[in-house]
RNA sequence: GGUAGAGGUUGCGUUUUUCAUGAGUAGUCUUGUCGGAUGCUUCAGGAGCAGGGGACGGCAGAGGAAGGGGGAAAGCGCCGAAAAGGCAUGAUGCCCUGAUGUUAUGUCUUUGGGCAUAUGGUGAAGAAUCAUAUGACUGUCAUUCUGGAGAUGGGUGUUUUCAGGAUGGAGAGCUAUC
Numbered sequence: 001g002g003u004a005g006a007g008g009u010u011g012c013g014u015u016u017u018u019c020a021u022g023a024g025u026a027g028u029c030u031u032g033u034c035g036g037a038u039g040c041u042u043c044a045g046g047a048g049c050a051g052g053g054g055a056c057g058g059c060a061g062a063g064g065a066a067g068g069g070g071g072a073a074a075g076c077g078c079c080g081a082a083a084a085g086g087c088a089u090g091a092u093g094c095c096c097u098g099a100u101g102u103u104a105u106g107u108c109u110u111u112g113g114g115c116a117u118a119u120g121g122u123g124a125a126g127a128a129u130c131a132u133a134u135g136a137c138u139g140u141c142a143u144u145c146u147g148g149a150g151a152u153g154g155g156u157g158u159u160u161u162c163a164g165g166a167u168g169g170a171g172a173g174c175u176a177u178c
Stems, first nucleotide, its partner, number of pairs: 001178005008079001011078009028062002031060004038050003042099005082111012112138002115135008140169013
């Protein structure tokens, strides 16, 4: 350097189907009424359009969703699986400019993994997820201690392996093999 594997049945990501939530919410109405000057994009500016023949908004009525996220089932790809942040480029929201959001690719940095708690962010949310901190758990390697078995040789010792304990490290790791 190549190849193949392990951590968990709550490992990671993703697709489809279905169920609930979202929600009687948003949008819509050539509906009513109140009200009386602004409104139309994620925000700002500009442009355009609409508006006392009544804007926006409130109340009532008609009618009425969806995405993201979640549960279950069935598959697929895997073990830096993947997650987050920064930078660059492209696409997208909206008519233009700027900011900014989402998304794709590349690159850099951090994180072994899941769980619980607290704080903060996203979110309709007591769901979920992300970041940080704490806590024990778990897998792996190193050092060391105890016990068992084997070898060296009868003992002390050395060494191999198994089990348990303590401490510490990180996946660019660990095991096997070429």
Record summary: A computed fold for a 178-nucleotide RNA from a mouse gut metagenome, annotated as Lysine riboswitch aptamer. Model confidence (mean pLDDT): 79 of 100.